[in-house]
Order: sequence, then C1' cells, then structure tokens
RNA sequence: CACUGAUCAAGAAAGGCAGAGGGAUAUGGCCCGAUGAUGCCUUGGCAACCCUUACGAAUUACUCAUUCAUAAGAAGGUGCCAACUCCUCCCCGCGAGACGCGGGGAAAGAUAAGUC
Repeated sequence: CACUGAUCAAGAAAGGCAGAGGGAUAUGGCCCGAUGAUGCCUUGGCAACCCUUACGAAUUACUCAUUCAUAAGAAGGUGCCAACUCCUCCCCGCGAGACGCGGGGAAAGAUAAGUC
C1' cells in the first nucleotide's frame, strides 16, 4: 500500500516556533484566519479501539488455551482536543417554494484491531 472489519450527533486546554492561507477528494456553499488560522514542538487533557482486572458462558477428556458477553479501570499501545466526517450523492416524507426541514441508504474518508 492492499484486504477484512467496528465506530464516526458526545468529549477534550495552555505555551513556544513560524507567518498565509486553511477546512481529504470534485462542484457549489458555509465557516476558521495578522485578536496569528493551518502546520510543527512541549506540557496538559478527552475517549475507551487494543489493553489490565473480575465474573459468567461456549469449545476442549481435564488443565491450559481460544472465542463471546458484562462490569470496573486507565499503567502501556495508538488516536483525538472548531463547526455532524461542516454540508453538498440517491430514495422517501413535509413544505407554495428554497441551495429548506426530517428520516433512511450509498460512495469516499478518518481511527483502532487483525491479515498480508
């Protein structure tokens, strides 16, 4: 990189460097930004995917081991700390209508874990 696959409406601050654009992709919007954004570093924090502990179930001749579920935790491995993944594609409904509102779905993306 690729594949599998769960989640994606919540949550989370300061300082330093630097100096102009940025918000993944296409379009159109709408936001953030010299009151310093985006990015990088330090400290801090959020969360609970891997993880730790406990209990239970299944497989197993038994132990071990493996898998599943529940609860608690936060040492370790990641990740994250503007706006729903900012919205934008399709279907249905509401609406006089709207680039409107609601619901469902898809594509792509992000993140953990596993395979390779």
A computed fold for a 116-nucleotide RNA from a Chitinophagaceae bacterium, annotated as SAM riboswitch aptamer (S box leader).